This is a predicted structure of a 691-nucleotide part of an RNA (large-subunit ribosomal RNA, domain II) from an invertebrate metagenome. Rfam family: Bacterial large subunit ribosomal RNA. Its mean pLDDT, the model's own confidence on a scale to 100, is 83.

Context: one part of a larger RNA
RNA sequence: GCCUACGAGUUACUCCUCGUUAGCAAGGUUAAUUACCAUGAGGUAAGGAGCCGAAGCGAAAGCAAGUCUGAACAGGGCGUUCAGUUAGCGGGGGUAGACGCGAAACUUGGUGAUCUACCCAUGGGCAGGUUGAAGUUCCGGUAACACGGAAUGGAGGACCGAACCAGUACACGUUGAAAAGUGUUUGGAUGACCUGUGGGUAGGGGUGAAAGGCUAAUCAAACUGAGAGAUAGCUCGUACUCCCCGAAAUGCAUUUAGGUGCAGCCUCGAGUAUAAGUGUCAUAGAGGUAGAGCUACUGAUUGGGCUAGGGGGCUUCACCGCCUACCAAACCCUGACAAACUCCGAAUGCUAUGACAUGUUCCUCGGGAGUGAGGCGUUGGGUGCUAAGGUCCAAUGCCGAGAGGGAAAGAACCCGGACUAUCAGCUAAGGUCCCUAAAUAUACGCUAAGUUGUUCUAACGAGGUCUGAUUGCUUUGACAGCUAGGAUGUUGGCUUGGAAGCAGCCAUUCAUUUAAAGAGUGCGUAACAGCUCACUAGUCGAGCGAUCAGGCAUGGAUGAUAAUCGGGCAUAAGCGUAUUACCGAAGCUAUAGAUUCUCACACUAUGUGUGGGACUGGUAGGGGAGCAUUCCAGUUGCGUCGAAUGCGUAUCGUAAGGUAUGCUGGAGCGGCUGGAAAAGCAAAUGUAGGC
Numbered sequence: 001g002c003c004u005a006c007g008a009g010u011u012a013c014u015c016c017u018c019g020u021u022a023g024c025a026a027g028g029u030u031a032a033u034u035a036c037c038a039u040g041a042g043g044u045a046a047g048g049a050g051c052c053g054a055a056g057c058g059a060a061a062g063c064a065a066g067u068c069u070g071a072a073c074a075g076g077g078c079g080u081u082c083a084g085u086u087a088g089c090g091g092g093g094g095u096a097g098a099c100g101c102g103a104a105a106c107u108u109g110g111u112g113a114u115c116u117a118c119c120c121a122u123g124g125g126c127a128g129g130u131u132g133a134a135g136u137u138c139c140g141g142u143a144a145c146a147c148g149g150a151a152u153g154g155a156g157g158a159c160c161g162a163a164c165c166a167g168u169a170c171a172c173g174u175u176g177a178a179a180a181g182u183g184u185u186u187g188g189a190u191g192a193c194c195u196g197u198g199g200g201u202a203g204g205g206g207u208g209a210a211a212g213g214c215u216a217a218u219c220a221a222a223c224u225g226a227g228a229g230a231u232a233g234c235u236c237g238u239a240c241u242c243c244c245c246g247a248a249a250u251g252c253a254u255u256u257a258g259g260u261g262c263a264g265c266c267u268c269g270a271g272u273a274u275a276a277g278u279g280u281c282a283u284a285g286a287g288g289u290a291g292a293g294c295u296a297c298u299g300a301u302u303g304g305g306c307u308a309g310g311g312g313g314c315u316u317c318a319c320c321g322c323c324u325a326c327c328a329a330a331c332c333c334u335g336a337c338a339a340a341c342u343c344c345g346a347a348u349g350c351u352a353u354g355a356c357a358u359g360u361u362c363c364u365c366g367g368g369a370g371u372g373a374g375g376c377g378u379u380g381g382g383u384g385c386u387a388a389g390g391u392c393c394a395a396u397g398c399c400g401a402g403a404g405g406g407a408a409a410g411a412a413c414c415c416g417g418a419c420u421a422u423c424a425g426c427u428a429a430g431g432u433c434c435c436u437a438a439a440u441a442u443a444c445g446c447u448a449a450g451u452u453g454u455u456c457u458a459a460c461g462a463g464g465u466c467u468g469a470u471u472g473c474u475u476u477g478a479c480a481g482c483u484a485g486g487a488u489g490u491u492g493g494c495u496u497g498g499a500a501g502c503a504g505c506c507a508u509u510c511a512u513u514u515a516a517a518g519a520g521u522g523c524g525u526a527a528c529a530g531c532u533c534a535c536u537a538g539u540c541g542a543g544c545g546a547u548c549a550g551g552c553a554u555g556g557a558u559g560a561u562a563a564u565c566g567g568g569c570a571u572a573a574g575c576g577u578a579u580u581a582c583c584g585a586a587g588c589u590a591u592a593g594a595u596u597c598u599c600a601c602a603c604u605a606u607g608u609g610u611g612g613g614a615c616u617g618g619u620a621g622g623g624g625a626g627c628a629u630u631c632c633a634g635u636u637g638c639g640u641c642g643a644a645u646g647c648g649u650a651u652c653g654u655a656a657g658g659u660a661u662g663c664u665g666g667a668g669c670g671g672c673u674g675g676a677a678a679a680g681c682a683a684a685u686g687u688a689g690g691c
Base pairs, nucleotide, nucleotide: 001691002690003689004688005687006686011096012095013094015093016092017091018090019089020088021087022086023085024084027052028051029050033046034045035044036043037042056063057062066078067077068076069075099237100236102234106227107226108225109224110223111222117201118200119199120198121197122196123195124194125193126191128160129159130158131156135152136151137150138149139148140147164188165187166186169184170183171182172181203219205215206214207213240626241625242624243623244622245621250263251262252261253260254259264371265370266368267367268366269365270364271363276361277358278357279356280355281354282353283352284351285350291344292342293341298338299337303333304332305331307328309327310326311324312323313322314321374399375398376397377396378395379394380393381392382391383390404415405414406413419593420592421591422590424589425588426587430583431582432581433568434567435566439580441579442578443577444576445575446574452570453569460555461554464552465551466550467549468548469547470546471545472544473543481539482538483537484536485535487512488511489510492506493505494504518533522531523530594616596614597613598612599611600610601609602608603607627680629677630676631675632674633673634672635671636670637669638668646663647662648661649660650659651658652657
């Protein structure tokens, strides 16, 4: 992992509540018990104790269709109008373990020191080698000691190193040879040493040279029985089928935030009506948002004017006075700002009335819920960085709970809501060269960058190219090119070492000759020189400049293997405008069939049939109808001429499933009408067995 078996909303109650079926009804009903009959989970009768209801209000006395409060004949609260009760069944609640499995823990009674910690008693063990303390002896030495030397001696938590004990480092081992080992290496090895045997200390206790260590592979409180099915707002699991409807992730509150209560939203039943609800249109309203505006307020604010006040300067002994490209109130002109500004002011939305459309969708009462973690897109906002697949609101759509087509691939984007079948048709979004269904379609433009072809991008730059507008010059010859001139006073004056058109400063940048020529546009020189331009003539012969706006391109353009338009590729198969075909979905249509609801008709009438209309995606969840299994009662059948079971085949039913038949098997088993449940497995790291 698979197969088989087992495996989770049950049962009880003088309980509460609602529905339903039945009996009786202003009443309903017996319980224990007893008797008789039957032996199925019984049946019939007796038994009126008791319970519920028929009257309420008040704390009560009490009063009573009223009563309480109150001074009250007021007001208000609760009542009076409406039938209950008993039994069966069903939905929900309560009390019980209460759908199943699951803690860590707590309490209480015991069992453990054959492991291990420490202790007590009694035994045992430590190859070999080394060092050589005290003491003693002899000799030297001293007045005597002291002291020195040589021997002897054999001390030590002494040294080296086996057994033994330990476990330092590395490797192996890691479904091991082993639930802690093996190899090499290492520490101790006469000691606070190691060890045998017997004994002692026990669970909030022991023991501990102390690591929260050890206390039988278990220790920040052992193991084991019991309380006990502890509790678990938590996790997981919760078993056959079909049909109808179908949510929520919000508000308020909460020792509350992943729980719960009430409300909201779902479902089922009942009720009310010329109603209601919803949509469109019309009419009438309230309002202060978007926008806009501000010499209409509050506040903020650009420039200018005018002008109080202040600063600065001048003058004066002082007072007066004058000036001011200083600051500046108020006022005027001008420009512009505001969520907590408004002289104004929409669209939507909201309210009301009417008409039309729809037709119970609204509302009320009652039974049952689930939800109370939401998410994304668009729009209006707060917060944040006008950051976030951020966060918090509002409006709306979708996902959630929604399949199908498109976007290469994708919860939410675009199209569109899947009852079933079909080798039929038309379309949506999106597409039509090939992959790949359909145009290598048509017309006119643009792009040359593979821009682009659904992957992002700016400020800024640029004689890319196309288009439009305005304007200047131009056959009295423009623009570009070429030929030629581009002079004189003068080296203008000043400055300077120099300054001659060209370092810098000044300006009556003037005047003359001219077709024209600046007291000079740039390069250049130390300064000159030289080159060039403006300007002019000639040549040439038709357009040439400037500005603004738009389209498509271009640089800016940088990311980590090639490597991307989905790919191939494409100069259109790119971009723009227009047009006609076609393809394209579970959309719509066609044909056949089914479900639910509703309307009409008919009938053998609580249903069936025919016809019409609408409907049939669906998680949590509500409601309905069924299938199968075991047992029981009644009834009716089958079976050794082969029951159940197993393996096939065929067939019927929308499904759960049913039936027939062949083989197998070898003794029990069905149909119908009812009843009762140990009543359906794919999941729970489910339990047991097998493979």